[in-house]
Molecule: transfer RNA
Organism: marine eukaryotic metagenome
RNA sequence: CGAGAUAGCUCAGUCGGUAGAGCAGUGGACUGAAAAUCCACGUGUCGAUGGUUCAAUUCCAUCUCUCGGC
Numbered sequence: 001c002g003a004g005a006u007a008g009c010u011c012a013g014u015c016g017g018u019a020g021a022g023c024a025g026u027g028g029a030c031u032g033a034a035a036a037u038c039c040a041c042g043u044g045u046c047g048a049u050g051g052u053u054c055a056a057u058u059c060c061a062u063c064u065c066u067c068g069g070c
Base pairs, nucleotide, nucleotide: 001068002067003066004065005064008023009022010021011020017054025041026040027039028038029037047063048062049061050060051059
């Protein structure tokens, strides 16, 4: 100096209007029993503190942490 921090994990989320997918997990169907398959299920202070705004994951400032570069 640049990129990043969002569900247990990996990650989406545009021009600001209170958030999603896959995996995992739980319950059910199926089976003699399992596996596989199918159906259903998300109370996440969106890293922290302030600012702008009617309204902030989103814009601005500072700080913390991670990765990369000089």